[in-house]
Small-subunit ribosomal RNA, central domain from an uncultured bacterium, 354 nucleotides, folded computationally. The full RNA is in RNAcentral, with records from ENA and SILVA. Its mean pLDDT, the model's own confidence on a scale to 100, is 85.
Context: one part of a larger RNA
């Protein structure tokens, strides 16, 4: 450098914004750096390659021609690529007028239930298991009525549903505040895509001699069974930790398909969530029918090792930028760099085996 892959075989970064790079739309003109095309210079000899000649052949040796360039320079072409000018609207954005949502950040409220606490009834159990025992309980529990704290999460609505790049996100109300869709075709005029590093976000657990809060649940720890034995399944207590604040971690079966465009003429169908035009209709609802984004299933052609994918592609002798594979175990490991407060993280070999 070429050239083969990443849905399940090894292989798409967890996700994102976006600096360098690299890639880029339709028309016109200019210059000619890339590109192409003459001349001239050069590109030593050996060496290659083609003929030919000498050692008896051959290696060898010698003569000839030829080839061989990210070379120079210098006339020349202009499709394409740049590079300067000038212009378009389809790409990307913006304006103006709907829409839909658990999308995100702080405030405030709500009712049901578990708990505990306080009175009332009330009386010997209750709890809990395959069975049972520890625990609770006559200092009067369980059960049930009344009042009270307090913390967490919000039943039914609920969906094959919706939003979010991704982790994630669900009770109502207020505020702040991010993206998308429709409609229109009004403005701008190439403003694009991707994106190595960088920076930001990033689920649960776990960190802070940190501050709070603590109902239930509950690692560790006790006890009770259970068993051969039970450091366990099972009960019965229970501490961190689950919950707010504020730093801190950067991980995961953060799941299977990077990201963005275009095209599929033979096939397309149903289902569904948010818009928009038409049509019958007085308005609504229903219903037909068309478009436009989303979310599913079944399938054609075409792919595919297969299974399966199929306009939401895994389809195109597609396009464009990135990441990452290269037998298994050693090894998500060590050493050595960065990072962290720790735990650990990102980067990553070998020997030796098979």
């Nucleotide at each position: 450098c070429u050239g083969g892959g990443c849905g399940u075989a090894a292989a798409g970064c967890a996700g994102g914004u976006g600096c360098a790079g690299a890639c880029g739309g339709c028309c016109c003109c200019u210059u000619a750096a890339g590109u192409c095309g003459g001349g001239u210079g050069u590109g030593a000899a050996a060496u290659c390659u083609c003929c030919u000649g000498a050692c008896u052949c051959a290696a060898u040796c010698a003569g000839g021609a030829g080839g061989g360039g990210u070379c120079a320079u210098u006339c020349g072409a202009u499709a394409c690529u740049a590079a300067g000018g000038a212009g378009c609207u389809u790409g990307a954005g913006g304006g103006c007028a709907g829409c839909a949502g658990a999308g995100g950040a702080a405030g405030g409220c709500g009712g049901a239930a578990u708990u505990c606490c306080c009175g009332g009834u009330g009386u010997g159990g209750c709890g809990g298991u395959g069975a049972a025992a520890u625990g609770c309980g006559u200092a009067g529990a369980u059960a049930u009525c009344g009042g009270g704290a307090g913390g967490a999460a919000c039943a039914c609505c609920a969906g094959u549903g919706g939003c979010g790049a991704a982790g994630g996100c669900g009770g109502c109300c207020u505020u702040c505040u991010g993206g998308g869709c429709u409609g229109u075709u009004c403005c701008c005029g190439a403003c694009g895509u991707u994106g190595a590093g960088c920076c930001c976000c990033g689920a649960a657990a776990g960190c802070g001699u940190g501050g709070g809060g603590g109902a239930g649940c509950g690692a560790a720890a006790c006890g009770g069974a259970u068993u051969a034995g039970a450091u366990a399944c099972c009960c019965g207590u229970g501490u961190a930790g689950u919950c707010c604040c504020c730093g801190g971690c950067a991980u995961u079966a953060a799941c299977c398909u990077g990201u963005g465009g275009a095209c599929c003429c033979u096939a397309g169908g149903u289902a569904u969530g948010g818009g928009g035009g038409a049509g019958u209709a007085u308005c609504g609802c229903c219903c037909c029918u068309c478009u436009c984004c989303g979310u599913g299933c079944c399938g054609a052609a075409g792919c595919u090792a297969a299974c399966g994918c199929u306009u939401u592609a895994a389809g195109u002798g597609u396009c464009c930028c990135c990441c990452c594979c290269u037998g298994g175990g050693g090894a998500c490991u060590a050493c050595g760099g960065c990072c962290g407060c720790a735990a650990g993280g990102c980067u990553a070999a070998a020997a030796c085996u098979c």